[in-house]
């Protein structure tokens, strides 16, 4: 110089005019408006994928169904994040990447080719007999070689055989048993033994360990205005019912009681059917207001200790939007950054540019998505000295 | 703000659960019968299944992220 990995910072700084918004104070003296001060979007405020807080279903427990996590060992309020370390895989490398529990319970897939697809199976060849019209055909051995396929049951050589084959045998690759040694642990080392040996999909069922109660600030509370409490359905309305209680249950635990009418009777009660309440859904009606909750928080900064690190203690300091027809914007100078062009160079003049992605709506912790700048630190390539 | 649902020929759908040659009505062409058109009979074209990655031999299907388009959800009696 290309080309590339990783890792941190910014997202303009001041000062002037104009201009929006909350608050606080004054002032005019109104339903409005002026002054002054003060604070005013992010790194993703996104997407709504997790995981909490926080509020209501009155309050806790246990099953099942569901629905979600899965190497270890930290961390955290908690997570499917975050670290570190195993293991696996990419990649020349710096480095990345993995939804990375099942062998000892089970089931199911694998289409189309192919003889034969999960436990065996032989279509060509090879090798042995029979037979022959010498062209083969039939029986039988084989799994070395051929094809098929994404995938065909170790791998080289060597011995042995009709022909061959872990049959036998040396080594490598692979499982499985013990044993010793290392680490908290996942797991690594190392030494003997085995039978020669079989898999592939659990982002398919299931199975093992964990974890989860629903809805969501339009939760929830408080005021006001305002309309017809009208119709329709479904439950319920009693000797026991009903609720928390969620999709089911099972234990607890709470709360309520006696309505009419008709039939049956053993006269203790049963069946049915209804006004009337109650509740819950719909329809049709009103109103399109106002305060809360609402921002001070697992909170920012600095600095000191423990830790590899993710994080954690302890001190110190600051106060940083809470709108709702929804505020942050524009234009000048300058200062800084970046390009370019000019002069031999430091350096200085001269001109442009200052940008992307985007904007709160209960709040936090991640995640993942979009995206413009600048910096260090490392590889690998190539050229000069 | 907050939850839920689709995306598949030109148009309305179906296949997705339980992976294995992408179908069905209309539309479109082409031929036939008719003098000519409708109609009906035959036959045939057209699909990166919103979009990227991933599991897997194989993915409209299963998993992740994304873009996009609908629906619902005020309160008071």
């Nucleotide at each position: 110089c290309g080309a590339g990995a990783c890792a941190g910072c910014c997202a303009g700084g001041c000062g002037g005019c104009c201009g929006c918004u909350a608050c606080g104070g004054g002032c005019u003296a109104u339903c409005a408006g002026c002054c002054c001060g003060u604070g005013g979007a992010g790194g993703a405020a996104a997407g709504u994928c997790c995981g909490g807080a926080c509020a209501c279903c009155a309050c806790a427990g246990g099953g099942c169904a569901g629905g979600g996590a899965g190497g270890u060992c930290g961390u955290u309020a908690a997570c499917g994040g975050c670290g570190a370390c195993c293991g696996g895989g990419g990649g020349u490398g710096a480095c990345c990447c993995c939804a990375g529990g099942g062998u000892a319970a089970g089931g199911g897939c694998a289409a189309c080719a192919g003889a034969a697809a999960g436990c065996a199976g032989a279509c060509c060849g090879c090798c042995c007999g029979u037979c022959u019209u010498c062209g083969g055909a039939c029986g039988g051995g084989u799994a070395a070689g051929g094809g098929u396929g994404a995938a065909a049951c170790g791998g080289u050589g060597g011995g042995g055989u009709a022909a061959g084959a872990g049959c036998c045998c040396a080594c490598c690759a692979g499982c499985c048993c013990g044993c010793c040694g290392g680490g908290u642990g996942a797991c690594c080392g190392g030494c003997g033994g085995g039978g020669c040996u079989c898999g592939g999909c659990a982002a398919c069922c299931c199975c093992c360990u964990c974890c989860c109660g629903g809805u969501g600030c339009a939760a929830g509370g408080c005021c006001a205005a305002a309309u017809a409490g009208g119709c329709u359905g479904c439950g319920u309305u009693u000797c026991a019912g009903g609720g928390g209680c969620g999709g089911c249950c099972c234990g607890u635990c709470c709360c309520u009681g006696u309505c009419u009418c008709u039939c049956c009777u053993u006269c203790g009660g049963g069946u049915g059917a209804g006004c009337g309440g109650c509740g819950c859904a719909g329809c049709g009606g009103g109103u399109u207001g106002g305060c809360u909750g609402c921002u001070c928080g697992a909170g920012g900064c600095c600095c000191g200790c423990g830790g590899c690190a993710a994080c954690g203690c302890g001190g110190g300091u600051c106060c940083c939007a809470g709108a709702u027809g929804a505020a942050u914007g524009g234009c000048c100078g300058u200062c800084g950054c970046c390009c370019c062009g000019c002069u031999u160079u430091c350096a200085g003049c001269g001109g442009g540019g200052u940008u992307a992605c985007a904007g709160g709506a209960u709040c936090c912790g991640g995640c993942u998505u979009a995206c413009g700048g600048c910096u260090g630190u490392c590889u690998c390539g190539g050229g000069c000295g | 703000c907050g939850g839920g649902a689709c995306g598949u020929a030109g148009c309305g759908c179906a296949g997705a659960c339980u992976g294995g040659u992408a179908g069905c009505g209309c539309a479109c062409c082409u031929g036939a019968a008719u003098g000519g058109g409708g109609u009906u009979c035959a036959g045939g074209g057209g699909g990166u299944c919103g979009g990227a990655g991933g599991u897997u031999c194989a993915a409209a299907u299963c998993c992740u992220c994304u873009c996009g388009u609908c629906c619902c959800g005020a309160c008071c009696a």
The prediction has a mean pLDDT of 76. Two RNAs folded together computationally: RNase P RNA and transfer RNA, 462 nucleotides in total. It holds a member of the Rfam family "Bacterial RNase P class A".